RNAcentral holds the sequence, with entries from ENA and MGnify. Predicted 3D model of a 72-nucleotide RNA (transfer RNA) from a bacterium. Its Rfam family is "tRNA". The family's RNA type in Rfam is transfer RNA. Rfam's curators write: Transfer RNA (tRNA) molecules are approximately 80 nucleotides in length.
[in-house]
RNA sequence: GCCCGUGUAGCUCAAUGGUAGAGCAGCCGCUUCGUAAGCGGCAGGUUGUCGGUUCAACCCCGACCACGGGCU
Numbered sequence: 001g002c003c004c005g006u007g008u009a010g011c012u013c014a015a016u017g018g019u020a021g022a023g024c025a026g027c028c029g030c031u032u033c034g035u036a037a038g039c040g041g042c043a044g045g046u047u048g049u050c051g052g053u054u055c056a057a058c059c060c061c062g063a064c065c066a067c068g069g070g071c072u
Stems, first nucleotide, its partner, number of pairs: 001071007010024004018055001026042005048064005
């Protein structure tokens, strides 16, 4: 330098163009003599950045950034 993949909640990951979700962690409550476990609830997001297509974009297109892999 070229090619491919990944980027979404604190962490690990979903979401086939039509309301952004789950598990764990956090907080509150129930349960217990108490703790853990279990159960219920709450909170937490500029979907890497910028632009484009579209009535509508995490999703499609382009550029860039970061990380990983391959080729030279």